Source information:
The RNA shown here (transfer RNA) has 72 nucleotides and comes from Chloroflexi bacterium 13_1_40CM_4_68_4. The source organism's lineage runs through Bacteria, Bacillati and Chloroflexota. The sequence is in RNAcentral, with records from ENA.

């Protein structure tokens, strides 16, 4: 250089083109408790960027950026 795959919460991952984008874990607060790191309840927190298609895009298309793999 060329080809392929991936990019969603701090981390690990879900998510038929249509609902308020979910889960586990972590973080914070509360309850419980002699104490809490166990248990229970609650909260905050995310679609890599820019365009395009569409009534509607995390999802489809293009370019860019980043990561991984293959090839010489």
């Nucleotide at each position: 250089g060329c080809c392929c795959c991936c990019g969603u919460a701090g981390c690990u991952c879900a998510g038929u083109g249509g609902a308020u984008a979910g889960a586990g874990u972590g973080u914070c607060g509360g309850c419980c408790u002699c104490c809490g790191g166990a248990g229970c309840c609650g909260a905050a927190g995310a679609c890599c960027g820019c365009g395009g298609u569409u009534c509607g895009a995390g999802u489809c298309c293009g370019c860019g950026c980043g990561g991984g793999g293959g090839u010489a």